[in-house]
RNA sequence: AACCGAUAAGGGCAGCCCAGCUGAAAAGCUGGUACGCAAAGCCAUGGGUCUAAAGCCUGCUGAUAAAAGCAGGCCACGACAGCCAGGUUACCGAA
Numbered sequence: 001a002a003c004c005g006a007u008a009a010g011g012g013c014a015g016c017c018c019a020g021c022u023g024a025a026a027a028g029c030u031g032g033u034a035c036g037c038a039a040a041g042c043c044a045u046g047g048g049u050c051u052a053a054a055g056c057c058u059g060c061u062g063a064u065a066a067a068a069g070c071a072g073g074c075c076a077c078g079a080c081a082g083c084c085a086g087g088u089u090a091c092c093g094a095a
């Protein structure tokens, strides 16, 4: 130094839930709270999962026709790093 990860030492992060805010939603941020985490630091590269505003299609209504509205389906350019893999950075030093 690398690999590795102790009933070591100093510490770090913060789940569920609650309150507020942003968002169509998933979800995110702030404060509290700690289930847990040796990268539960960072990165959407590959899988996977979640949502479907806009868009498209179908049907109904509207009706001379249309606009608009309602319902269903498809769909990330949205989200998840505390889902996995990968990349990258890092405290300590027992076996």
Stems, first nucleotide, its partner, number of pairs: 004093002012037002017032006035082001041088003045085003048080003055074007

Record summary: The prediction has a mean pLDDT of 88. The RNA shown here (c-di-GMP-I riboswitch aptamer) has 95 nucleotides and comes from a Syntrophomonadaceae bacterium. The source organism's lineage runs through Bacteria, Bacillati, Bacillota, Clostridia and Syntrophomonadaceae. It was read from a public genome assembly, where an Rfam model found it. Of the family's consensus pairs, 95% are formed in the model.